[in-house]
Annotation: The part of an RNA shown here (large-subunit ribosomal RNA, domain VI) has 246 nucleotides and comes from a Candidatus Woesearchaeota archaeon. The sequence was found in a public genome assembly.

Context: one part of a larger RNA
RNA sequence: UGUUGGAUGUCUGAAAGGAAAGAAGCCAUAGUACGAGAGGAACUGGCUUCUGAGGCCUCUGGUUUACCGGAUAUCUGACAAGGUAAAUCCGGGCAACUACGCCUUAUGAGGAUAAGAGCUGAAAGCAUCUAAGCUCGAAGCCUCCCUUGAAAAGAGACAUCCUAGAACACAGAUAGAAGAUCUGUUUGAUGGGAGUGGUGUGUAAGCACCAAGGCAACGAGGUGUUCAGCACGCACUUUCCAACAG
Repeated sequence: UGUUGGAUGUCUGAAAGGAAAGAAGCCAUAGUACGAGAGGAACUGGCUUCUGAGGCCUCUGGUUUACCGGAUAUCUGACAAGGUAAAUCCGGGCAACUACGCCUUAUGAGGAUAAGAGCUGAAAGCAUCUAAGCUCGAAGCCUCCCUUGAAAAGAGACAUCCUAGAACACAGAUAGAAGAUCUGUUUGAUGGGAGUGGUGUGUAAGCACCAAGGCAACGAGGUGUUCAGCACGCACUUUCCAACAG
């Protein structure tokens, strides 16, 4: 742009895609059927595993340049607190993302068939599954399942409305390359802040005491105050700030 007024919502399903499942082992069947014996099944039921597929982060593990702690060199006059060393190095690590982790991954049914098995049956008085006709028959084909799907030109259907709605802007995330999508906009918890909880690290600074040594000054370090201090992509609460009189 079209679909012959427009808008919103819910559908149908032509068509397209899918492998969403595939396999193995063990137990029972059973030392049974079968077989002189030697030997030795299967239908079926159950359990487990592997590969593949889909999803998830409760557990386990990994990353975690948010964060916490330790250490070295150097700089800020000293302490404290920091900067730099491509995250300086090391020990941990929540959320988040992940696999090495967790969950699911049926029984099958119907239809048309292949090889094949047949029925009736002539050409050819017989016979013959085939020539006419008919019945079966596979992990394979089609459908039942999942995803997309009115631009399916045979361009569909239904409902509601013709009203105000939509877009921009603003605060954002269950979304994200940009658009788009989704949520909120004071009748508000959308983001920030604050508080509480939880989580991470591991016991801050200051002060007091102890401390090998030292005449003394001082003194690595230790203990107490102190499950401290610090931090938070989490949850809840709270209009303090920002979502406006556009």